[in-house]
């Protein structure tokens, strides 16, 4: 000088005026519980309070069991209340490196898909190239016992997949043999697959040994699908309690023995009226509500995530919804942004700065 990882802070100070909660003093009201007013003291947003993407606590629903469907997850071990999170490890990729990234089960169960380029993209293919073999044609030469034969050149029918070329990917690699030229065509080694087995490791896996197979097995599963595992639903507007007015409901009693209906009459019954009581429930109020898988310190265990013991602290709780406004000083000139039942994560947004560990380069 360039960079990597981890942790932390999130303008500061003062004055004045406000807002919310709690405590308290005085005053007023009330039998009381308590309420209201004024004053004083204390406390009053975040690292993401956000997105609502995962996981849980808590609450209600008993049609919550089994199966199907659907959704999610997907190397191993551990941590945790739980997780799709975190830690450690394995494997793969990437960077000189510190490090970083990975949905990392199955493609020899089946189906599907593959733009452009290219001859050919899956039981593939021949554009250039290569081919003194075989077959056919033409031409030149040699030879002849005139049937042919030899040799050369060109072409055809063919062979080939080494080399070139295309592509993200072209149906193992290197060498020797082999051949007309070539090719796992044959062989050796490497690689690969299957089977058996040894050592290390809790495991993922790593390193070996032996046999079989010339290789049959290309890619894609955040394509369908298959396999394994997980998932009941709704959410604080959950839920619980108190409870006006008006209307309606139930029970008991009362009554002119009233009215109406029951074909005319009587009895009986139902409804209409009044009083008392009861229950559901609306407005409204209270609760749930913030002491919690809580913060900080120390010791111990663990590589670590984390756990155990112990000490200490109390740290918003609003509900038309508080956490603000003005002024002054100061500095490095202030970003993203605001609780709404509560926690653990992930992701996204974010001015500027501090600390620690480490890497590379130059001197």
């Nucleotide at each position: 000088g360039a960079g990597u990882c981890g942790g932390c802070c999130a303008g500061g100070c003062a004055g004045c005026c406000g807002c919310u909660g709690c405590a308290u003093a005085c005053g007023a009201g009330g039998c009381g519980a308590c309420u209201c007013g004024u004053g004083u003291g204390c406390a009053g947003a975040g690292g993401a309070a956000a997105g609502u993407c995962c996981g849980g606590g808590c609450u209600c629903c008993a049609u919550a069991g089994g199966a199907c469907a659907g959704a999610g997850u997907g190397c191993c071990a551990g941590g945790u209340a739980a997780c799709g999170c975190c830690u450690g490890g394995g494997g793969g990729g990437u960077g000189c490196g510190a490090g970083c990234c990975c949905a990392c089960g199955g493609a020899a169960a089946g189906u599907g898909c593959a733009g452009c380029a290219g001859a050919g993209a899956a039981u593939a293919g021949a554009c250039c190239g290569c081919c003194a073999a075989c077959c056919c044609c033409g031409c030149a030469g040699g030879u002849u016992u005139c049937g042919g034969c030899c040799c050369g050149c060109g072409g055809g029918c063919g062979g080939u997949a080494a080399g070139g070329g295309u592509g993200a990917a072209a149906c193992g690699g290197u060498g020797c043999g082999g051949u007309a030229a070539g090719a796992g065509c044959g062989c050796a080694c490497c690689g690969c697959g299957c089977c058996a087995u040894g050592u290390g490791g809790u495991a993922a896996c790593a390193c070996g040994c032996g046999g079989c197979g010339g290789c049959u097995a290309g890619g894609u599963a955040a394509a369908c699908c298959c396999c394994a595992c997980u998932c009941g639903g709704a959410g604080c507007a959950a839920g619980g309690c108190c409870a006006a007015a008006u209307a309606g409901g139930g029970a008991u009693c009362c009554u002119a023995c009233g009215g109406u209906g029951u074909c005319g009459u009587c009895c009986g019954c139902a409804c209409c009226g009044g009083a008392u009581c009861c229950g559901g429930g609306u407005a409204g109020g209270c609760u749930g509500c913030u002491a919690g898988a809580g913060g900080c310190g120390u010791u111990c265990g663990g590589c670590g995530a984390c756990g155990a013991a112990u000490g200490u602290c109390c740290c918003a709780g609003a509900u038309g919804a508080a956490u603000g406004g003005c002024u002054g000083c100061u500095c490095a000139a202030g970003a993203c942004a605001g609780a709404a039942c509560c926690c653990g994560g992930c992701u996204u947004a974010u001015c500027g700065g501090c600390c620690g560990a480490c890497u590379c380069g130059u001197u």